Model confidence (mean pLDDT): 83 of 100.
Large-subunit ribosomal RNA, domain I from a Pseudomonadota bacterium, 552 nucleotides, folded computationally.
Taxonomically the source falls in Pseudomonadota (Bacteria, Pseudomonadati).
The RNAcentral record of the full RNA draws on ENA.
Rfam family: Bacterial large subunit ribosomal RNA.
Context: one part of a larger RNA
RNA sequence: GGCAUACGGUGGAUGCCUUGGCGAUGGGAGGCGAGGAAGGGCGUGGACAGCUGCGAUAAGCCACGGGGAGCCGCUGACAGGCAGGGAUCCGUGGAUUCCCGAAUGGGGCAACCCACCGAGAGGGGAACCUCUUGGUAUCCUUCUGCUGAACACAUAGGCGGAGGGAGGCGAACCCAGGGAAGUGAAACAUCUCAGUACCUGGAGGAAGAGAAAUCAACCGAGAUUCCCUUAGUAGCGGCGAGCGAACGGGGAAGAGCCCAAACCAGUGGUCGAGAGACGACUGGGGUUGUAGGGCUCCCGAGGACGGACCUACUUCUGGAGUCGAAGCGCUUGGAACGGCGGGCCAGAGAGGGUGACAGCCCCGUAGGCGAACGGGGGUAGGCCGUUGGGAGUUCCUGAGUACCGCAGGACACGUGCAAUCCGGCGGGAAUCAGCCGGGACCAUCCGGCAAGGCUAAAUACUACCCAUCGACCGAUAGUGAACGAGUACCGUGAGGGAAAGGUGAAAAGGACCCCGGGAGGGGAGUGAAAGAGAACCUGAAACCGUAUGCCU
Numbered sequence: 001g002g003c004a005u006a007c008g009g010u011g012g013a014u015g016c017c018u019u020g021g022c023g024a025u026g027g028g029a030g031g032c033g034a035g036g037a038a039g040g041g042c043g044u045g046g047a048c049a050g051c052u053g054c055g056a057u058a059a060g061c062c063a064c065g066g067g068g069a070g071c072c073g074c075u076g077a078c079a080g081g082c083a084g085g086g087a088u089c090c091g092u093g094g095a096u097u098c099c100c101g102a103a104u105g106g107g108g109c110a111a112c113c114c115a116c117c118g119a120g121a122g123g124g125g126a127a128c129c130u131c132u133u134g135g136u137a138u139c140c141u142u143c144u145g146c147u148g149a150a151c152a153c154a155u156a157g158g159c160g161g162a163g164g165g166a167g168g169c170g171a172a173c174c175c176a177g178g179g180a181a182g183u184g185a186a187a188c189a190u191c192u193c194a195g196u197a198c199c200u201g202g203a204g205g206a207a208g209a210g211a212a213a214u215c216a217a218c219c220g221a222g223a224u225u226c227c228c229u230u231a232g233u234a235g236c237g238g239c240g241a242g243c244g245a246a247c248g249g250g251g252a253a254g255a256g257c258c259c260a261a262a263c264c265a266g267u268g269g270u271c272g273a274g275a276g277a278c279g280a281c282u283g284g285g286g287u288u289g290u291a292g293g294g295c296u297c298c299c300g301a302g303g304a305c306g307g308a309c310c311u312a313c314u315u316c317u318g319g320a321g322u323c324g325a326a327g328c329g330c331u332u333g334g335a336a337c338g339g340c341g342g343g344c345c346a347g348a349g350a351g352g353g354u355g356a357c358a359g360c361c362c363c364g365u366a367g368g369c370g371a372a373c374g375g376g377g378g379u380a381g382g383c384c385g386u387u388g389g390g391a392g393u394u395c396c397u398g399a400g401u402a403c404c405g406c407a408g409g410a411c412a413c414g415u416g417c418a419a420u421c422c423g424g425c426g427g428g429a430a431u432c433a434g435c436c437g438g439g440a441c442c443a444u445c446c447g448g449c450a451a452g453g454c455u456a457a458a459u460a461c462u463a464c465c466c467a468u469c470g471a472c473c474g475a476u477a478g479u480g481a482a483c484g485a486g487u488a489c490c491g492u493g494a495g496g497g498a499a500a501g502g503u504g505a506a507a508a509g510g511a512c513c514c515c516g517g518g519a520g521g522g523g524a525g526u527g528a529a530a531g532a533g534a535a536c537c538u539g540a541a542a543c544c545g546u547a548u549g550c551c552u
Base pairs, nucleotide, nucleotide: 001551002550003549004548005547006546007545008544009543015537016502017501020473021472022470023469024468025467026466027465028464029462030461031169032168039100040099041098042055043054044053046078050074051073061094062093063092064091065090066089070082071081072080105114106113107112115136116135117134118133119132120131121130122129123128138166139165140164141163142162143161144160145159146158147157173204174202175201176200177199178198184191188238214221215220225252226251227250228249229248235243236242256454257453258452259398263284264283265282266281267280269278270277271276289432291397292396293395294393295392296391297390298389299388303387304386305385306384307383309382310381311380312379313378314377315376316375317374318373321369322368323367328341329340330339331338343360344359345349351363352362353361403427404426405425406424408422409421410420413439434449435448436447437446438445489496490495509536512523513522514521515520
């Protein structure tokens, strides 16, 4: 020095555990904000570094409700207090809520600096100073005061005042305005990826769509949306890659309405010498395709139906809670929840905890009950809306619109025979004896009534809350994060981004003695165990020792 064995050290694998994650289902909620949000800065405790809570009323203040013995958060120690005259705690409502932040008096390198106006307080206090308090941003809109062009009146405009609103944040879902490329086509340009990603604007709890100028096919259907199917069909396509319907059928849900106009009434306005003409506003009327409505005339009905609005009552439900059955003995053990004996409950033998494995010890579970404050439904009342027939008249029924041309876009449809829908530019109708569509176009036939608007449900999503579940993970896993984690740390910055869980049933966390400066250790003591001693469950291997044997 090597090998082997034994015993240690180191190390932190493994096993077991779980406070944390991951995924899902059902329900709730679907917003917060100038009444100052989201998010922060700084403070705030007797003493306080961090987290949490809170805001100069600062781990809190007030009220109501719940609850019933302890409490002063994590936090264990000290000091000092509170509490059956009901605290702590839980729910709801309210008060306070520094500074920054949309940040909004002006500025600014966020959490700072500097003003003005009104009111109040203090100093002898009118000029001055200090403090307290309210206000002073911008834009839109309504009303209003003053002023005021071209241009005489006026109007536009300008300067103010008052009332109302907006602004910013938020995970996805939604609508709209813009809008790629990598890629595929085995290259590449049309095409594809894809109207995707991304940017911007806007809204809601959903959004959008929606009550036929629709389909269909000579039969019929009867708003929209979503699912299944039709169907990878018909088609489109350098007919390549690829893209890809509809009709019809089956389901979910189900709901229909309001204006404009004709006509009537009223009140202002403009032009005009006047007669009058034109136009505005308000109210009535009216709202459709077997056409409907207006106006004039005639006949008839007075009850029924509907509502998405308001109120009352009622019911269900969300939100603190509350009641809630039934076990003893012996034995092993540190401990009984084990074993043995012999019982009980069960609308409850889900689960968790308790010194080992507990239906009957505790929390619970099944099943009942439940307030302020909210949400949904039902009923009644109010309010609102709708509802008959005939004759005449030919007054009305959405115009730079429909449609056409050129150039584009959307439609599964790439210009194609290309209908349909939507824009830019140009042209430009008809008025019910009318107009549009049925995939060029024409006729016949059929369907519908554009150029105004609103509309629940079925559908999409989940940042947040509640409940439940898992042939999901179990600390190099599972979130990056089980722990003061988006922390420490890195970067000028955008940004990147860790490691780190476990004594014990209970701190009973080792009084006292000894060695030592201490660290550490040896006794003693606690404990079932200290070879569980805080560098703490288990404690593998590498690696380092000590002892012994063998070899060199």